This is a predicted structure of a 74-nucleotide RNA (transfer RNA) from a Candidatus Parcubacteria bacterium. Its mean pLDDT, the model's own confidence on a scale to 100, is 82. The RNAcentral record of the sequence draws on ENA.
RNA sequence: GCUCCCAUCGUCUAGAGGCCUAGGACAUCUGGUUCUCAGCCAGAAGAUCAAGGGUUCGAAUCCCUUUGGGAGCG
Numbered sequence: 001g002c003u004c005c006c007a008u009c010g011u012c013u014a015g016a017g018g019c020c021u022a023g024g025a026c027a028u029c030u031g032g033u034u035c036u037c038a039g040c041c042a043g044a045a046g047a048u049c050a051a052g053g054g055u056u057c058g059a060a061u062c063c064c065u066u067u068g069g070g071a072g073c074g
Base pairs, nucleotide, nucleotide: 001073002072003071004070005069006068007067010026011025012024013023018057028044029043030042031041032040033039050066051065052064053063054062
C1' cells in the first nucleotide's frame, strides 16, 4: 500500500428495511424476604447503535468516507 472482518446500556450480547422512542444476561440502585450478609423475589435506571454524509415514505440494519481494533496478502 491492497483486500476482508468487527464497533449496539458500565460489561457481554440480540437485531438482517416498518412488529424497535432498540430486547436479554451480569453488574448498579430501590423495595420485600433474613438477626445480618449472601441467595431468592419484585421493580427502577441505563445505549438517538464509533463519527460524518448518502439512498429510501421509512435506516442500528443498505451505500460512501473517516476513526479505532483485528486478520490476510505484498